c-di-GMP-I riboswitch aptamer from a marine sediment metagenome, 80 nucleotides, folded computationally. Of the family's consensus pairs, 95% are formed in the model.

[in-house]
């Protein structure tokens, strides 16, 4: 270059959860690791705590994001 396929965004229906999200079903945008891991960074939400003082607003993961990036670990076929 190819077989063999794999995985599933955005909507949508369900269900969880304060939420960000998750999970399951339709469903593809794409993706050669879009398989695993929260170990760095980096986003996002803020119930609970705090502040302010006027019924709201700021701050802050102990909360998620692995289809943000960097790492670790595991991996089909093949020219090589």
């Nucleotide at each position: 270059a190819a077989a063999g396929g794999g995985c599933a965004a955005a909507c949508u229906c369900g269900u969880u959860g304060a939420a960000a999200g998750g999970c399951g079903g339709g469903g593809a945008c794409g993706c050669a690791a879009a398989a695993c891991c929260a170990c760095g960074g980096g986003u996002c939400u803020a119930a609970a705590g705090c502040u302010u003082g006027u019924u709201a607003a700021g701050c802050u993961a102990u909360g998620a994001c692995a289809g943000c990036c960097g790492g670790g670990u595991u991996u089909c076929c093949g020219a090589a």